Context: one part of a larger RNA
RNA sequence: GGAUGAACGCUGGCGGCAUGCCUAAUACAUGCAAGUCGAACGGAACUUCUUGUAAGUUCAGUGGCGAACGGGUGAGUAACACGUAGACAACCUGCCCAUACCCGGGGGAUACGCUUUGGAAACGAAGUCUAAAACCCCAUAGGAAAGCAAAAGGCAUCUUCUGCUUUUGAAACAGGCUUUAGCCUGGGGGAUGGAUGGAUCUGCGGUGCAUUAGCUGGUUGGCAGGGUAAAAGCUUACCAAGGCAAUGAUGCAUAGCCGGCCUGAGAGGGCGAUCGGCCACACUGGGACUGAGACACGGCCCAGACUCCUGCGGGAGGCAGCAGUAGGGAAUUUUCGUCAAUGGGCGCAAGCCUGAACGAGCAAUGCCGCGUGAGUGAGGAAGGUCUUCGGAUCGUAAAGCUCUGUUGCAGGGGAAAAAGGGAAGGAACAGGAAAUAGUUUCUUCUUGAUGGUACCCUGCCAGAAAGUCACGGCUAACUACGUGCCAGCAGCCGCGGUAAUACGUAGGUGGCAAGCGUUAUCC
Numbered sequence: 001g002g003a004u005g006a007a008c009g010c011u012g013g014c015g016g017c018a019u020g021c022c023u024a025a026u027a028c029a030u031g032c033a034a035g036u037c038g039a040a041c042g043g044a045a046c047u048u049c050u051u052g053u054a055a056g057u058u059c060a061g062u063g064g065c066g067a068a069c070g071g072g073u074g075a076g077u078a079a080c081a082c083g084u085a086g087a088c089a090a091c092c093u094g095c096c097c098a099u100a101c102c103c104g105g106g107g108g109a110u111a112c113g114c115u116u117u118g119g120a121a122a123c124g125a126a127g128u129c130u131a132a133a134a135c136c137c138c139a140u141a142g143g144a145a146a147g148c149a150a151a152a153g154g155c156a157u158c159u160u161c162u163g164c165u166u167u168u169g170a171a172a173c174a175g176g177c178u179u180u181a182g183c184c185u186g187g188g189g190g191a192u193g194g195a196u197g198g199a200u201c202u203g204c205g206g207u208g209c210a211u212u213a214g215c216u217g218g219u220u221g222g223c224a225g226g227g228u229a230a231a232a233g234c235u236u237a238c239c240a241a242g243g244c245a246a247u248g249a250u251g252c253a254u255a256g257c258c259g260g261c262c263u264g265a266g267a268g269g270g271c272g273a274u275c276g277g278c279c280a281c282a283c284u285g286g287g288a289c290u291g292a293g294a295c296a297c298g299g300c301c302c303a304g305a306c307u308c309c310u311g312c313g314g315g316a317g318g319c320a321g322c323a324g325u326a327g328g329g330a331a332u333u334u335u336c337g338u339c340a341a342u343g344g345g346c347g348c349a350a351g352c353c354u355g356a357a358c359g360a361g362c363a364a365u366g367c368c369g370c371g372u373g374a375g376u377g378a379g380g381a382a383g384g385u386c387u388u389c390g391g392a393u394c395g396u397a398a399a400g401c402u403c404u405g406u407u408g409c410a411g412g413g414g415a416a417a418a419a420g421g422g423a424a425g426g427a428a429c430a431g432g433a434a435a436u437a438g439u440u441u442c443u444u445c446u447u448g449a450u451g452g453u454a455c456c457c458u459g460c461c462a463g464a465a466a467g468u469c470a471c472g473g474c475u476a477a478c479u480a481c482g483u484g485c486c487a488g489c490a491g492c493c494g495c496g497g498u499a500a501u502a503c504g505u506a507g508g509u510g511g512c513a514a515g516c517g518u519u520a521u522c523c
Stems, first nucleotide, its partner, number of pairs: 001523004006519005013370006019363002021328001026326003030323003035065003040062002043059006049052001072281003082205006091198002096194004101189003104138004113128006143168007151160003173186005207253003214244003219241004224236003256278004260271004283304005306317004334360001336359003342356001343354004373403004383394004408460006417450001421446009467512005472493003478507005488495002
């Protein structure tokens, strides 16, 4: 000198864009943050009328999908966790896309409801009734597994393909429209391939201590069982005695890693906030269930600590989601608005949900921009300070005069972000007996939290807007008074003991400026 997620002191006009618990991964009141589908299912309530086997709305339950994403934090982790380059002849992949095909026949339950009933509650128990795209059985099959035979290929185990035998394995319908031949849309099933996402393995790389020198018993390898989506001591029994290490094993300490950020001419050094990628965690420890995917932040079970309710028998909870509270601390914001846009979940859709997100609020926390007026004006006014008492300086500075209106104040107008989707009406296209439906397109109406905001126009007033630090040398900027080794200053050298340019005050001057200075940290 530069930099900061900064803090503190003094001061403070505006706007744009960013950023905002670095400490206690401490404890949390309250509200919200994950639902949706009636076009899967039986039903209940309400409304309407043309009173029906009607239509519509809403809903607890069964069922489906989602809840494994999105959001938070950095405790742990020195590790294939991360980065980079590869391997997989050792793997999985819901939704999505493509291709060809299928959706046949039957059965038994159960929630909800109703009737009893236990409990303070949380939550149950018994009986009875019922549906499904819930569950089960059969059929069908180009898949899978095993065996046999032939062929081709390779990288050792092998891989691919063809044929035969045996075993095993599917499904679900709903809505709309014509009418009796069905058609359209959505959905279901197995198969092959893709895409996406993930799992596993390997080389190399990034840290301090040797005042840590030996470490290791499933340990290292083999064989045989088991296990996984999958290779493997992953696991078990047996056999062998190996494996790592001064090229630093093991131990201890510290730490999430990276893209990047800061500095520097570079080489390096330091850091890992915001944003993006990966990992890990979700009160602490352990475990599995469901599922395509979790060993699951707002799921379950067990143990523990803590808090709360209780009728003392027993129960409930988990903000490192968004706000917010207490505490800690030098220190870090609103218990705000909207789903309008972007994105996500569900749904045929309309739509619903979304503290993701978009916005607003607070804070000079940072960066950038603008303003606090411009021109003229010498009787060099008054006043302050200094003075050798002549004057010098503040100083064109002020006043005065002439302007401007950025900003501000008042009034008026007023966006972009909106693309879609829907309703009504019309047209075209392929197929079809036709009608819905589908695709494209035209016209009208309709969708904005921010926000009456940005921006624009008009009017008005110089009116409402400057501080802070320094002035001995380094280092730009000096005099007077007070004090008298006192009070005090200080980054280093050092000032102060009676004329202090170094302390305090005043005038003046210098630097930066809505900031300035100090402290802390890094280069």